[in-house]
RNAcentral holds the sequence, with entries from Rfam and Ribocentre. The RNA shown here (glmS glucosamine-6-phosphate activated ribozyme aptamer) has 153 nucleotides and comes from Sporomusa malonica. The source organism's lineage runs through Bacteria, Bacillota, Negativicutes, Sporomusaceae and Sporomusa. Its Rfam family is "glmS glucosamine-6-phosphate activated ribozyme aptamer". The family's RNA type in Rfam is riboswitch. On this family, see Winkler et al., Nature 2004: "Control of gene expression by a natural metabolite-responsive ribozyme".
RNA sequence: ACUAUUGAAAAAGCGCUGGUGCUUAGCUAGAUGCUAAGCAGACGAGGAAGAGGUUUAUCGAGCAGUCAGCGGAUACCUCUCGGCAACUGCGGCCGUAAGCUAAGCCGACAAAGCCACAGGGCGACCUGCGGGACAAAACGGCGGCAGGCAGAC
Numbered sequence: 001a002c003u004a005u006u007g008a009a010a011a012a013g014c015g016c017u018g019g020u021g022c023u024u025a026g027c028u029a030g031a032u033g034c035u036a037a038g039c040a041g042a043c044g045a046g047g048a049a050g051a052g053g054u055u056u057a058u059c060g061a062g063c064a065g066u067c068a069g070c071g072g073a074u075a076c077c078u079c080u081c082g083g084c085a086a087c088u089g090c091g092g093c094c095g096u097a098a099g100c101u102a103a104g105c106c107g108a109c110a111a112a113g114c115c116a117c118a119g120g121g122c123g124a125c126c127u128g129c130g131g132g133a134c135a136a137a138a139c140g141g142c143g144g145c146a147g148g149c150a151g152a153c
Stems, first nucleotide, its partner, number of pairs: 014071004019067001020040008043060003049080005081095004087151004104142004114131002117128004
């Protein structure tokens, strides 16, 4: 120095990439080619009881390669546990901030993008700070509907 193995830590709209695009240098008469080294490759909101299963896992911003591929994952399904809930079971909904309530109406919340500045790199490009905006879903309110069955006390 390289390879293999093992262990640990971190991230969860998160990570990676021999595709692809781009940059620099070299090769070359030159290049769209080759080689080497690099750069890019998704903007936030929201989301975790436990186990197993499954895979293109909610919402919008933006209109860009945010192309394409791979992995992972808080989605979903089943069971268990727990909560609403009050003694128990079924059914329903939910997950410790732990019942639900269609349509419609009202309300609240973002980052990137944008503008300006600073720093790093030959470069592609990267990083930081400031300014002023703009969502949807979950959520809150109104609304309207429902609030069951059986047993025990």